[in-house]
RNA sequence: GGGCACGUGGCGGAACUGGCAUACGCGCAUGCUUGAGGUGCAUGUGCCGCAAGGCUUGGAGGUUCAAAUCCUCUCGUGCCCA
Numbered sequence: 001g002g003g004c005a006c007g008u009g010g011c012g013g014a015a016c017u018g019g020c021a022u023a024c025g026c027g028c029a030u031g032c033u034u035g036a037g038g039u040g041c042a043u044g045u046g047c048c049g050c051a052a053g054g055c056u057u058g059g060a061g062g063u064u065c066a067a068a069u070c071c072u073c074u075c076g077u078g079c080c081c082a
Stems, first nucleotide, its partner, number of pairs: 001081007010026003019065001027045006046055003058074005
């Protein structure tokens, strides 16, 4: 230099044919249980905001009524070829 794969909340990770982004698990917060701790159970938990609402799938554009998903460029990581 050329090719392929991957990048999603704090972490792992799902999202089918483009149609509710963050299911599920872990972690965390609060409570119950205990003499106390652990275990177990209940509720909550992407970000900003008092709220209404807004924003978010590595970054920037594009297509579309609608994009994590399709297209272009680009950054990062891994593998292959030279």

A computed fold for an 82-nucleotide RNA from a Candidatus Omnitrophota bacterium, annotated as transfer RNA. NCBI's taxonomy places the organism under Bacteria, Pseudomonadati, Candidatus Omnitrophota. Its Rfam family is "tRNA". The family's RNA type in Rfam is transfer RNA. The prediction has a mean pLDDT of 82. RNAcentral holds the sequence, with entries from ENA. The same sequence occurs in records of 2 taxa.